[in-house]
RNA sequence: CCAUGAUAAAGGCAAACCUGUUGAAAGACAGGGGCGCAAAGCCUAGGAUCUAAGGUCCAAAAACUGGACUAUGAUAGCCUGGUUUCCUAA
Numbered sequence: 001c002c003a004u005g006a007u008a009a010a011g012g013c014a015a016a017c018c019u020g021u022u023g024a025a026a027g028a029c030a031g032g033g034g035c036g037c038a039a040a041g042c043c044u045a046g047g048a049u050c051u052a053a054g055g056u057c058c059a060a061a062a063a064c065u066g067g068a069c070u071a072u073g074a075u076a077g078c079c080u081g082g083u084u085u086c087c088u089a090a
């Protein structure tokens, strides 16, 4: 230097759940919490999954109501990819 990832050192992140805020929802944020994580740092490019406010269609269908489809919403702690990076025994 390239790899690898220890029952190493130093530090880091934070699932469920609870409280509050926010959002149509999925979810997000803050505090507590700690299941786990060597990129559980960052990026929705490909796939996957969740949601369906709005839109389209259907129901006598204008209104109201119900249903189907739909991401422009979301998950980077679902996978692939991109990018940056601490330490590193055998």
Base pairs, nucleotide, nucleotide: 005087012037013036017032018031019030020029021028022027035077041083042082043081045080046079047078048075049074050073054070055069056068057067058066059065
Predicted 3D model of a 90-nucleotide RNA (c-di-GMP-I riboswitch aptamer) from a Syntrophomonadaceae bacterium. The coordinates come from a structure-prediction model, not an experiment, and the mean pLDDT is 86. The sequence was found by an Rfam model in a public genome assembly. The source organism's lineage runs through Bacteria, Bacillati, Bacillota, Eubacteriales and Syntrophomonadaceae.